Record summary: The prediction has a mean pLDDT of 89. Predicted 3D model of a 350-nucleotide part of an RNA (small-subunit ribosomal RNA, central domain) from Buchnera aphidicola (Cinara bungeanae). The organism belongs to Buchnera aphidicola, within Bacteria. Its Rfam family is "Bacterial small subunit ribosomal RNA". RNAcentral holds the full RNA, with entries from ENA and SILVA.
Context: one part of a larger RNA
RNA sequence: CUGGGCGUAAAGAGCUCGUAGGCGGUUAUUUAAGUCAGAUGUGAAAUCCCUGGGCUUAACCUGGGAACUGCAUUUGAAACUGGAUGACUAGAGUUUCGUAGAGGGAGGUAGAAUUCUAGGUGUAGCGGUGAAAUGCGUAGAUAUCUGGAGGAAUACCUGUGGCGAAAGCGACCUCCUGGACGAAAACUGACGCUGAGGUGCGAAAGCAUGGGGAGCAAACAGGAUUAGAUACCCUGGUAGUCCAUGCUGUAAACGAUGUCGACUUGGAGGUUGUAUCCAUAGAGAAAUGGCUUCCGAAGCUAACGCAUUAAGUCGACCGCCUGGGGAGUACGGUCGCAAGGCUAAAACUC
Numbered sequence: 001c002u003g004g005g006c007g008u009a010a011a012g013a014g015c016u017c018g019u020a021g022g023c024g025g026u027u028a029u030u031u032a033a034g035u036c037a038g039a040u041g042u043g044a045a046a047u048c049c050c051u052g053g054g055c056u057u058a059a060c061c062u063g064g065g066a067a068c069u070g071c072a073u074u075u076g077a078a079a080c081u082g083g084a085u086g087a088c089u090a091g092a093g094u095u096u097c098g099u100a101g102a103g104g105g106a107g108g109u110a111g112a113a114u115u116c117u118a119g120g121u122g123u124a125g126c127g128g129u130g131a132a133a134u135g136c137g138u139a140g141a142u143a144u145c146u147g148g149a150g151g152a153a154u155a156c157c158u159g160u161g162g163c164g165a166a167a168g169c170g171a172c173c174u175c176c177u178g179g180a181c182g183a184a185a186a187c188u189g190a191c192g193c194u195g196a197g198g199u200g201c202g203a204a205a206g207c208a209u210g211g212g213g214a215g216c217a218a219a220c221a222g223g224a225u226u227a228g229a230u231a232c233c234c235u236g237g238u239a240g241u242c243c244a245u246g247c248u249g250u251a252a253a254c255g256a257u258g259u260c261g262a263c264u265u266g267g268a269g270g271u272u273g274u275a276u277c278c279a280u281a282g283a284g285a286a287a288u289g290g291c292u293u294c295c296g297a298a299g300c301u302a303a304c305g306c307a308u309u310a311a312g313u314c315g316a317c318c319g320c321c322u323g324g325g326g327a328g329u330a331c332g333g334u335c336g337c338a339a340g341g342c343u344a345a346a347a348c349u350c
Stems, first nucleotide, its partner, number of pairs: 003322004007304002012318001014201002017198001021194003025088007033081002035077008049065006091191001092188004096183004103177007110154001115149007125136002162169002206247006215241002220236004258317006266295009276285002278282001299306002323350003332343004
């Protein structure tokens, strides 16, 4: 090395695209690289194995045989794999007509609410809590009415509803734009799957520069609570949260379940297409696709559970694991403005 595994025990990369590589549909002809068979040469001797012989046996020595599973050359075979040529349409894709959708980007608009502000009414409280206090208020607050400013988020609809590769996406309108699905034909003709490196995307927080700043709110201040209270509760409050551009590249980035394909009893829903039926034209019936939720058969599983959206039965390719701690650390390398990220040990110890 060969092994066994990866939902929860160690282990699926956060996600896509994609290079090399690996793997690859049906059919005909051909080739003979892999493959298989024969022959020749070689594969030193000793050793090992088989069978004889010699020391009284044995170890030991020795004759013969086999073997040396290999390599080279050569002659054949042609099912499978590979190569070449041609054909095909079931994989994949293109065209046409439609459908649903918070998919993405940009611009504009709207209403509710909070806060602030100007003015009117009005008077002694307001606020807050378990109870209070800090705080605000006679320099007129809270409440209420009218006008104005500004920022952020879009109640109801809203749904184990939808869309997206994931992160994620929710007012309305316009423009630009990606994907999915259905129906019926036509076309291309294996164009495919996976994917080491690589590339791009990637919540929140954080960083840089410039804006913006209503509410909320790390830090911080004060009031309470308490034995203490560097907290939980309260009053304030700055970064930040928002925008533009750039960086960071991590999360319980989770379905803790890689991607693709095939096959395998069922039931009840949701959502979105299509076409059919009628003596009830309906909130109808039955049928057929896509996505999705729950329950369960066989089977699987240590159990829990999974169960046609598999954790079942198989195939292709990649990633990862190999006792706990030390440690996702040190050192080195590399990326980053930094914070830090990625890669990644050992001593020692149980």